Model confidence (mean pLDDT): 83 of 100. Predicted 3D model of a 72-nucleotide RNA (transfer RNA) from Candidatus Rehaiarchaeum fermentans. The same sequence occurs in records of 2 taxa. It matches the Rfam family "tRNA". It is annotated as a transfer RNA.
[in-house]
RNA sequence: GGGCCUAUGGUCUAAUGGCAUGACGUCUCCUUCACAUGGAGAAGAUUGAGGGUUCAAAUCCCUCUAGGCCCA
Numbered sequence: 001g002g003g004c005c006u007a008u009g010g011u012c013u014a015a016u017g018g019c020a021u022g023a024c025g026u027c028u029c030c031u032u033c034a035c036a037u038g039g040a041g042a043a044g045a046u047u048g049a050g051g052g053u054u055c056a057a058a059u060c061c062c063u064c065u066a067g068g069c070c071c072a
Stems, first nucleotide, its partner, number of pairs: 001071007010024003018055001026042005048064005
């Protein structure tokens, strides 16, 4: 220098253009003398950045950033 892959709550993860899913964790309540387990509920994501296409983009296109792999 060229090619490919990855980027989504604190962590991991799902989502074939139509309300962004679940688990763990966190918080509240119930249960306990207390803790743990268990039960009920809640908060938490401008989907890496910028732009484009579209009525509508995590998803399609372009550029960039970071990480990984391969070739030279």
NCBI's taxonomy places the organism under Archaea, Nanobdellati, Candidatus Parvarchaeota, Candidatus Rehaiarchaeum.